A computed fold for an 86-nucleotide RNA from a Clostridia bacterium, annotated as c-di-GMP-I-GGC riboswitch aptamer.
Lineage of the source: Bacteria > Bacillati > Bacillota > Clostridia.
RNA sequence: AAUGCUAAGGGCAAACCUGGCGAAAGCCAGGGGCGCAAAGCCAAGGGUCUAAGGACAAUUUUGUCUAGGACAGCCGGUUGCCAGAG
Numbered sequence: 001a002a003u004g005c006u007a008a009g010g011g012c013a014a015a016c017c018u019g020g021c022g023a024a025a026g027c028c029a030g031g032g033g034c035g036c037a038a039a040g041c042c043a044a045g046g047g048u049c050u051a052a053g054g055a056c057a058a059u060u061u062u063g064u065c066u067a068g069g070a071c072a073g074c075c076g077g078u079u080g081c082c083a084g085a086g
Base pairs, nucleotide, nucleotide: 003083004082005084011036012035016031017030018029019028020027021026034073040078041077042076045075046074047071048070049069053066054065055064056063057062
């Protein structure tokens, strides 16, 4: 440096429930624990989600497009604990 079979110290926290914020995606707090060797951090690298506002079309209320809105537990970038075996 790589690697993560075995430990040690631990860490994080899915779905769901309750309260709150938001137009929504989703986020915060408490409970909870599916899982994670980076489930730490980064959103102007890619990708996915939403569409308030805006634009267009159609017609009387709908459809389409649109992100410096959101997701890091999608990929990616970056930093890091431990270390018996291979």

It was read from a public genome assembly, where an Rfam model found it.
The prediction has a mean pLDDT of 89.